This is a predicted structure of a 91-nucleotide RNA (c-di-GMP-I riboswitch aptamer) from uncultured Desulfatitalea sp. The sequence was found by an Rfam model in a public genome assembly. Its mean pLDDT, the model's own confidence on a scale to 100, is 90.
RNA sequence: ACUCGAAAAAGGCAAAUCAUCCGAAAGGAUGAGACGCAAAGCCACUGGCCUAAGUCCUGAGAAACCGGGAUAUGGCAGCAGGGUUGCCGGG
Numbered sequence: 001a002c003u004c005g006a007a008a009a010a011g012g013c014a015a016a017u018c019a020u021c022c023g024a025a026a027g028g029a030u031g032a033g034a035c036g037c038a039a040a041g042c043c044a045c046u047g048g049c050c051u052a053a054g055u056c057c058u059g060a061g062a063a064a065c066c067g068g069g070a071u072a073u074g075g076c077a078g079c080a081g082g083g084u085u086g087c088c089g090g091g
Base pairs, nucleotide, nucleotide: 002091003090004089005088012037013036017032018031019030020029021028022027035078041084042083043082045081046080047079048076049075050074054071055070056069057068058067059066
């Protein structure tokens, strides 16, 4: 430097759920909590998935109110690929 994660050690992260807060929502932050994780560190670049405030179309209506459809400019890195950095150990 490349490659692998069988056993081990030192440590690390933290799903669901609950509380508080932020957000229109999806979701996020903090604390509690551990289902799991060898990148479950970081980056929305590609595919995928979630949401639809706003915008556009539309139903009804005198209007206000109330619906339906499309849409990411909002998210998910713990969906996969890719990029990038890195602990321990084997080869």
Of the family's consensus pairs, 95% are formed in the model.